[in-house]
RNA sequence: GCUCCCGUGGCGCAGAGGCUAGCGCGGCGGUCUUGUAAACCGCAGGUCGUGGGUUCAAAUCCCACCGGGAGCU
Numbered sequence: 001g002c003u004c005c006c007g008u009g010g011c012g013c014a015g016a017g018g019c020u021a022g023c024g025c026g027g028c029g030g031u032c033u034u035g036u037a038a039a040c041c042g043c044a045g046g047u048c049g050u051g052g053g054u055u056c057a058a059a060u061c062c063c064a065c066c067g068g069g070a071g072c073u
Base pairs, nucleotide, nucleotide: 001072002071003070004069005068006067007066010025011024012023013022018056027043028042029041030040031039049065050064051063052062053061
């Protein structure tokens, strides 16, 4: 330098054009317990890497850039 993959709450991931962006772990509160853990219930936390484009409508499609990974020369 070229090709491909990935980027979504603190962490690991799902979501492949329209439902309110969800799941697990973690955090916080509650119930239970002598107490802790477990279990159960609830809550908070996301400008979906950045900018632009397409579309009535974009996390999702297109372009450029940024970051990470793999391969080739």
This is a predicted structure of a 73-nucleotide RNA (transfer RNA) from a Candidatus Iainarchaeales archaeon. Its Rfam family is "tRNA". Rfam links the family to the GO term triplet codon-amino acid adaptor activity. The source organism's lineage runs through Archaea, Nanobdellati, Candidatus Iainarchaeota, Candidatus Iainarchaeia and Candidatus Iainarchaeales. The RNAcentral record of the sequence draws on ENA.